Glycine riboswitch aptamer from an Anaerolineaceae bacterium, 95 nucleotides, folded computationally. Its Rfam family is "Glycine riboswitch aptamer". Its family is annotated with glycine biosynthetic process in the Gene Ontology. Taxonomically the source falls in Anaerolineaceae (Bacteria, Bacillati, Chloroflexota, Anaerolineae). Its mean pLDDT, the model's own confidence on a scale to 100, is 79.
RNA sequence: GGAAGUUAAUGGGAAGAGACCGCGCGUUCAAAGCGGCACCGAAGGGGCAAGGCAUUCAAGCCGAAACUCUCAGGUAAACAGACCCAUUAAACAGA
Numbered sequence: 001g002g003a004a005g006u007u008a009a010u011g012g013g014a015a016g017a018g019a020c021c022g023c024g025c026g027u028u029c030a031a032a033g034c035g036g037c038a039c040c041g042a043a044g045g046g047g048c049a050a051g052g053c054a055u056u057c058a059a060g061c062c063g064a065a066a067c068u069c070u071c072a073g074g075u076a077a078a079c080a081g082a083c084c085c086a087u088u089a090a091a092c093a094g095a
Base pairs, nucleotide, nucleotide: 005092006091007089008088009087010086011085012084013083018037020036021035022034023033038075039074040073044071045069046068047067051062052061053060
């Protein structure tokens, strides 16, 4: 000297799957609520490989995800939404 990077905020982009059936409020639809069947995976959460630690040998522990499970969430719009881009601020960091 201050690049990349981490975290946070703001803005933008952002998929999938029943506006399902019955009850139920109001003039009606939808939402909230109760019951039922069928689905989605990209909030969050759970699980595991290679490998490592340990053990005489085992048992055991650590161990990733967009994989997997579908607990949660979701299945018109809205909201939400991993991830990506841009900007900003503080701290870390320091080519």